[in-house]
RNA sequence: UAGAGUUUGAUCCUGGCUCAGGAUGAACGCUGGCGGCGUGCCUAAUACAUGCAAGUCGAACGGGAAGCCCGGCUUCGGCCGGGUGGGGAGUGGCGAACGGGUGAGUAACACGUAGGUGACCUGCCCCUCAGAGGGGGAUAGCCGUGCGAAAGCGCGAGUAAUCCCGCAUGCGCUCGUCGAGGUUAGAGGCUCGGCGAGGAAAGCUCCGGCGCUGAGGGAGGGGCCUGCGGCCCAUCAGCUAGUUGGUAGGGUAACGGCCUACCAAGGCGAGGACGGGUAGGGGGCCUGAGAGGGUGGUCCCCCACACUGGCACUGAGACACGGGCCAGACUCCUACGGGAGGCAGCAGUAAGGGAUAUUGCGCAAUGGGCGAAAGCCUGACGCAGCAACGCCGCGUGGGCGAAGAAGGCCUUCGGGUUGUAAAGCCCUUUAGUGGGGGAAGAGCAAGGACGGUACCCCACCAACAAGUCUCGGCUAACUACGUGCCAGCAGCCGCGGUAAAACGUAGGAGGCAAGCGUUAUCCGGAUUUACUGGGCGUAAAGCGCGUGCAGGCGGCCGGGCAAGUCGUGCGUGAAAGCCCCUGGCUCAACUGGGGGAGGUCGCACGAGACUGUCCGGCUAGAGGGCAGUAGAGGGGCGUGGAAUUCCGGGUGGAGUGGUGAAAUGCGUAGAGAUCCGGAGGAACACCAGUGGCGAAGGCGGCGCCCUGGGCUGCACCUGACGCUCAGACGCGAAAGCUAGGGGAGCGAACGGGAUUAGAAACCCCGGUAGUCCUAGCCGUAAACGAUGCAGACUAAGUGUGGAGGGUGUAAGAACCCGCCGUGCUGCAGCUAACGCGUUAAGUCUGCCGCCUGGGGACUACGGUCGCAAGGCUAAAACUCAAAGGAAUUGACGGGGGCCCGCACAAGCAGCGGAGCGUGUGGUUUAAUUCGAGGCUACGCGAAGAACCUUACCUGGGCUUGACAUGACGGUAGUAGCGCGCCGAAAGGCAAGCGACCCGCAAGGGAGCCGACACAGGUGCUGCAUGGCUGUCGUCAGCUCGUGCCGUGAGGUGUUAGGUUAAGUCCUGUAACGAGCGCAACCCUUGCCGCCAGUUACAAGUGUCUGGCGGGACUGCCGGUGCAAACCGGAGGAAGGUGGGGAUGACGUCAAGUCAGCAUGGCCUUUAUGUCCAGGGCGACACACACGCUACAAUGGCCGGUACAAUGGGUAGCCAAGCCGCGAGGCGGAGCCAAUCCAACAAAGCCGGUCUCAGUUCGGAUUGCAGGCUGCAACUCGCCUGCAUGAAGUUGGAGUUGCUAGUAACCGCCGGUCAGCCACACGGCGGUGAAUACGUUCCCGGGCCUUGUACACACCGCCCGUCACGUCAUGGAAGCUGGCAACACCCCAAGUCGGUAGCCCAACCGCAAGGAGGGCGCCGCCCAAGGUGGGGCUGGUGACUGGGACGAAGUCGUAACAAGGUAACC
Repeated sequence: UAGAGUUUGAUCCUGGCUCAGGAUGAACGCUGGCGGCGUGCCUAAUACAUGCAAGUCGAACGGGAAGCCCGGCUUCGGCCGGGUGGGGAGUGGCGAACGGGUGAGUAACACGUAGGUGACCUGCCCCUCAGAGGGGGAUAGCCGUGCGAAAGCGCGAGUAAUCCCGCAUGCGCUCGUCGAGGUUAGAGGCUCGGCGAGGAAAGCUCCGGCGCUGAGGGAGGGGCCUGCGGCCCAUCAGCUAGUUGGUAGGGUAACGGCCUACCAAGGCGAGGACGGGUAGGGGGCCUGAGAGGGUGGUCCCCCACACUGGCACUGAGACACGGGCCAGACUCCUACGGGAGGCAGCAGUAAGGGAUAUUGCGCAAUGGGCGAAAGCCUGACGCAGCAACGCCGCGUGGGCGAAGAAGGCCUUCGGGUUGUAAAGCCCUUUAGUGGGGGAAGAGCAAGGACGGUACCCCACCAACAAGUCUCGGCUAACUACGUGCCAGCAGCCGCGGUAAAACGUAGGAGGCAAGCGUUAUCCGGAUUUACUGGGCGUAAAGCGCGUGCAGGCGGCCGGGCAAGUCGUGCGUGAAAGCCCCUGGCUCAACUGGGGGAGGUCGCACGAGACUGUCCGGCUAGAGGGCAGUAGAGGGGCGUGGAAUUCCGGGUGGAGUGGUGAAAUGCGUAGAGAUCCGGAGGAACACCAGUGGCGAAGGCGGCGCCCUGGGCUGCACCUGACGCUCAGACGCGAAAGCUAGGGGAGCGAACGGGAUUAGAAACCCCGGUAGUCCUAGCCGUAAACGAUGCAGACUAAGUGUGGAGGGUGUAAGAACCCGCCGUGCUGCAGCUAACGCGUUAAGUCUGCCGCCUGGGGACUACGGUCGCAAGGCUAAAACUCAAAGGAAUUGACGGGGGCCCGCACAAGCAGCGGAGCGUGUGGUUUAAUUCGAGGCUACGCGAAGAACCUUACCUGGGCUUGACAUGACGGUAGUAGCGCGCCGAAAGGCAAGCGACCCGCAAGGGAGCCGACACAGGUGCUGCAUGGCUGUCGUCAGCUCGUGCCGUGAGGUGUUAGGUUAAGUCCUGUAACGAGCGCAACCCUUGCCGCCAGUUACAAGUGUCUGGCGGGACUGCCGGUGCAAACCGGAGGAAGGUGGGGAUGACGUCAAGUCAGCAUGGCCUUUAUGUCCAGGGCGACACACACGCUACAAUGGCCGGUACAAUGGGUAGCCAAGCCGCGAGGCGGAGCCAAUCCAACAAAGCCGGUCUCAGUUCGGAUUGCAGGCUGCAACUCGCCUGCAUGAAGUUGGAGUUGCUAGUAACCGCCGGUCAGCCACACGGCGGUGAAUACGUUCCCGGGCCUUGUACACACCGCCCGUCACGUCAUGGAAGCUGGCAACACCCCAAGUCGGUAGCCCAACCGCAAGGAGGGCGCCGCCCAAGGUGGGGCUGGUGACUGGGACGAAGUCGUAACAAGGUAACC
């Protein structure tokens, strides 16, 4: 020291991404009242108009303008002389090297810190000592003159000084030489002495003083040197010629290779030289718990720079921002000959940019320069202006004020909220406005830019002053409407496809507030680079293995030293800043004073355990010796047998081989098979083992030779000789490469045959490289125990290999003990879990290697190795919100085990072919209304479409409506009825008739009319819903409480062994119980009993009907079994759930239904409502589904004859009788039904006929004639009779039902219904079979287990090419920039050196001349420029390579389940 979101169905872990915090020289959006204090070009070290930013001294010097005074003259304009005056310029001095700016360059002694200088300098200032004597010379100004546009320059004459030059004097100064002393690591440089030589000065004055010269000292300032410290890249590994050192010289204030000559050959580097990139450094600042990370704006210190580059001059100090010279670029002036310039000073302009201010006031203060001073100068500075840029403070009002106005918003319509908020009443005046007073800042007299400012007083009005962001989670704050994967939002996760708290708007709310948000950047969170403080078996991560230098680390005892280490003291660590205390502005920010903190720093002293170092010793580590011993350890040379193949020969005669099945292949030219002989290569069966050996790779017949290592025993020798190991070196499977051999078998490529939609594969027949040997490369691997090496410690048990000891034995075996190796189980402990567990993944130590999200990428570029293939090293752009590990529950598997089901099999009858019926698709149509869609839609919603139904179409009508409710107004010939007319009807017009209830007599109600709110909708959404239903499935499952296990998801229970139809029961058991399911309870049926009995029976105890009850429970016997239970048996009408039904767990399918009903939302409203007529739902080239009838003789037809049950019936069923061939009609008895009726059941049985034919089968189709229902049978009903007589002769692939009173066959009844398209559906009885070995296979299901990359769950997931779009990137003929060097050429300015030409005041000399100086010239160096070849690094580039990303493109199916050929390296 705070965490949160995000990988999953869920979980734990790993891991990245993201957020909440703080900060800023900020910018942008919206907004903006005041004050104080700060801050303000981060970009173009880009270019600059204009003004200002460094001058001053007359007390250093000469001269002296204007003006004024006096005098003179005057033509009255003025002139001359003297005095005063002192501008401007000049000589000279000091300053200009400070102050101010900027951050380009610089990775360096540049900076910081601590030291050194015995190697140095220092103007002005302070202190001390000494001195200033006497001469000389020049020159500017000025004057004259000349050149020039200008800038400016020349010549001549003359002149002063604190200008310049000799001479003198001179120290403790300097130099030379000699000597002495002390210090030091060392020294000629320190101290002292002798001798010799050399070297100074300036004056001014107001008389106070200020200056001048030499020497010494001080203060302050600097130069130089050194230790240590602080960036990135090793894809920069080697660098270096003044280079490293020496000698001598030059140069400097000074050391030095700083420079030159000569000599030597050194110097630096993995503790990172050299190179590249980036960068001013520090005090500090931001952040952080700290360690650390980031940063260097304002202020302070240092450095560097001043248009770019070079150079020196002057000076105490510069290589000089507002000085000079030269070169270059740029700008300006020009008379074209030449000139001028340098804001990175203050302001300001342009430009660049997201972006950064006034061409302000003042020298009053502080500070600076000059001056004796007055003073002058000062864009340093003090102030003001602009900017919410930051920090701090204040205000926009305060109190009271409703069960709460209006308005807004929401609403379940009750209300809620805005909200004491407003209004209203009372109060206050900070700020504001007006007025009055009015500073400090200055010590003495005056003098204040700021400034009439701060501050104080008075007056006035609540008066002029609130926004911004957010409200899905993180994260504080929710509703409505709009929108409809659109528009948009978004920091991450993610929102938006018709009910969006996530978009937009509104209301409300939350946060902060003169600000609020956004963006950018930094730190934090991130223990996510881990020093504090991480890891590497499977998540990213142990080098394939060894040998080993450097490095790191190192056993026991004693001693010395004191480097590390620890303690104490001293020095230093500027100020500011930070912390504490305290003071000043009303507070605060800000600021004054005091104290403290801050270093890996230096010096001194001390300690001495530990580390280090040195010395001495030891034997437990390590090594050696001796004696044994096992072994596929390595290399070489031989040798053996089996087998395959080939060759020769014999026998033999048609196939063989191969596969899922085949074919290619081989074979009558004799294969295969079999026997004999021969050749050749490769590999070594059995032994053989979770055995052995080796460092790893790896090593396997046998013998010999050479050779490495291990283990055991003894305790004889050495005496820490050790461990690890970056780099380095060596070894290193397979494949591959080079050369030469060899080649039996196998066998990439390749050929052929199959398979397949295809088959570049899997399978088959062949077959070349290769596999083998020799020599040499390669250097990789899932080189794995995915586990580096060494050492120590920490329970046990059990196998096995090796040698040894003990007991034992005749010898053994066996047993016991310690050691080495190799396995298994397992405690503690560890671990995310899995697991590891003395062979650690436990507990520790040493050393090495490696990791830091996924993809891009085991890649590119560069380097390096290789013959090549390629290896090693190894990025970035871009992109994703994950990628992962382990475990959990499911689901799934062309995984496994166990078990069910008419699931298959075994059977029986069908369907699929025909005709017809019905449904559906499709097509058609004005409409063919709609729904249902694998199983689980398709004789389904339809248990009744001619009208109606009806939802569809055409046409005709109606609008408060066909129907409901409410409120308002109206209405008396009103409501209602309704002649007649139009019309297809609906409807319209309309004569006439003609009401009701209550009532206090006003009126009210109903009705009607008008107008309103609304009604209505089979319009949409079954992906908004309720309800109901289908299906898995009558399957045996689905859960809970408590306990226990697990970090957790979760597990256990429910698994296991049996058993069952069953999670049925039993046994076992960290589980024990329980719930929903199963079963049972219910109905029905079979047997019996009892009761009752109409209408059943002729009658009655019986049949029958109804009711009640009994009966069956594995109860009994035998066998097996622990039990549960199973098998068999008896009895019984019936057995082991007797048959059938009702009953459907948690859930699944966004299954079905908005058209049965209900219902949210949306849509519609003279129509999507409603009424009516007609039509359609009945169409028809087709396709499918479900049925009916058949194809016939187990049959058809005719005649006779027998036996049911369930049900139905008053708008009904309908008897007898009569009519009709018949449908049916007439008729009317009976029956509200055990009474009457439909109602004769049919198959069956008896008799006859037909005789195998498209028929006496079959009945479609059609014609005619009828019947019935109904308002109405044309579209479009059913029935009857006569006639017509179609297809069809048992139905391809395929497919359905059924396990017993079942299938099959036969008829009967019912609902709906006027009738009926019913052959459907629901029931009823009659006749009445066959078969089941069995569970391999198909389908569905249950339990356990296994794998998984699936979880929308295999109808899953997912890979690669291709095509399209976007983006970034590599290669590339080239094209084009930048940077730093190198070589040569050329060489400005300038220093230095040389100098024979020219010139010259001081000194010497009478002079000539000399000394010396200047110019010129020459030389070295050298900026810039030119030429050249390279290096590094960008941009661009036809074409090209791969990569990433992109809702629904193409091809296949590689991977995940044995992924259908196990996968992978």
This is a predicted structure of a 1465-nucleotide RNA (small-subunit ribosomal RNA) from an uncultured bacterium. Its Rfam family is "Bacterial small subunit ribosomal RNA". The sequence is in RNAcentral, with records from ENA, Greengenes and SILVA.